[in-house]
RNA sequence: GCAGAGGGUUGGGUGGCCGCUCCGGCUUCGGCUGGAGAGGAAAGUCCGGGCUCCACAGGGCACGAUGCCGGAUAACGUCCGGGCGGGGCGACCCGACGGAAAGUGGCACAGAAAUGACACAGCCGCUUCGGCGGCAACGGUGAAAUGGUGCGGUAAGAGCGCACCGGCGGCCGGGAGACCGGUCGGCCUGCCAAACCCCAUUGGGAGCAAGGCUCGACAGGAGGGGGUGAUGCUGCCCGCUGACCCUCCGGGUGAGCCGCUUGAGGCCGCGAGCAAUCGCGCGUCCCAGACAGAUGGCCACACAAAGACAGAACCCGGCUUAUAGACCCUCUGCCACU
RNA sequence: UCCCCGCUAGCUCAAUGGCAGAGCGUUCGGCUGUUAACCGAAAUGUUGAUGGUUCGAGUCCAUCGCGGGGAG
Numbered sequence: 001g002c003a004g005a006g007g008g009u010u011g012g013g014u015g016g017c018c019g020c021u022c023c024g025g026c027u028u029c030g031g032c033u034g035g036a037g038a039g040g041a042a043a044g045u046c047c048g049g050g051c052u053c054c055a056c057a058g059g060g061c062a063c064g065a066u067g068c069c070g071g072a073u074a075a076c077g078u079c080c081g082g083g084c085g086g087g088g089c090g091a092c093c094c095g096a097c098g099g100a101a102a103g104u105g106g107c108a109c110a111g112a113a114a115u116g117a118c119a120c121a122g123c124c125g126c127u128u129c130g131g132c133g134g135c136a137a138c139g140g141u142g143a144a145a146u147g148g149u150g151c152g153g154u155a156a157g158a159g160c161g162c163a164c165c166g167g168c169g170g171c172c173g174g175g176a177g178a179c180c181g182g183u184c185g186g187c188c189u190g191c192c193a194a195a196c197c198c199c200a201u202u203g204g205g206a207g208c209a210a211g212g213c214u215c216g217a218c219a220g221g222a223g224g225g226g227g228u229g230a231u232g233c234u235g236c237c238c239g240c241u242g243a244c245c246c247u248c249c250g251g252g253u254g255a256g257c258c259g260c261u262u263g264a265g266g267c268c269g270c271g272a273g274c275a276a277u278c279g280c281g282c283g284u285c286c287c288a289g290a291c292a293g294a295u296g297g298c299c300a301c302a303c304a305a306a307g308a309c310a311g312a313a314c315c316c317g318g319c320u321u322a323u324a325g326a327c328c329c330u331c332u333g334c335c336a337c338u
Numbered sequence: 339u340c341c342c343c344g345c346u347a348g349c350u351c352a353a354u355g356g357c358a359g360a361g362c363g364u365u366c367g368g369c370u371g372u373u374a375a376c377c378g379a380a381a382u383g384u385u386g387a388u389g390g391u392u393c394g395a396g397u398c399c400a401u402c403g404c405g406g407g408g409a410g
Stems, first nucleotide, its partner, number of pairs: 001334010013301006020037007039309001043320002046318005051207004058238004063203005068082005083097001084095004098198002103196002105192003120139001122135005147165006166188002168185007211258005220249006232240002265285003268281005339409007348362004356393001364380005386402005
């Protein structure tokens, strides 16, 4: 210098004018004044949790989710570290990665045969030339053919025997474990579980329009079910609860407050740990809270520039998806020069 | 806020994981003096997108996109 790999920060700045929401202060109640005001994804609602109500949430079945090992965490399908497999020269990246030797099922076409069965072509032996017996090396089909390669062996063959490789099982050693290494045994068992299923772990339901308080408005009627158990625990049974529930017609439907933003919180420092993360400090900061829903518009200036994707609605931890540009750190390969 | 379903030819719909089809429509030819009807033939598709599982995906799985519906 070229080509790449991993990670992080930012994603708009300054000034003026006119507005919007919330909070504080002042007020002659008209306003005036000071402060604060979207994101890394606020998004999709795909997971997990807090919170609230229903038995402070219970047992069984069904159903769902997860799926190498260890750790982190409030929890997770997330994250960190490791193992194994795959890709790349490499930095590094990717993996739904339990069980097919529990059972059921599937494997189109082709092929003799697609998993307890078979022999089409063929090879070998015998033959009364009709056949009978042995075999699975070689040929052909297929995505896949009953471990692979080689030597021996044989009538021809075959793990039939042997060597090496692969798998499985037993034993020994290492490791916390996934797993790795060694050794023995011819034991050789097809693929699919993102097919049913089995095993292990795990999940009660509803959701801030949850739920609660204060005031206001109104009108009830008909039918059906119900202490022989309504309702609730999203399917069934048990168990608990213990008086209402369902359908139709009719009537009413306005306002305030809490939940609501101080929290598994941010920043800094020290410590533990490879890391995710955790602990400590009496360190420091307060950083949107609306209820028809606020952060916008115009102008000027510098830069290539009207700047990308995009707008909170109970809160938090993740995942996924969208994203113009700018900047920084670490590392790899190749080429050139010293 | 919380859920459910669908996407296949121009339209309406089929399709056990095994060569994606049917009806209508379109085009061409025939019949007719002409049109319709009728008869014959033909063209039709990245199965919404991208990945994955599998020998093989419209079908199974994941993530997106679009459309429709439901509860309060």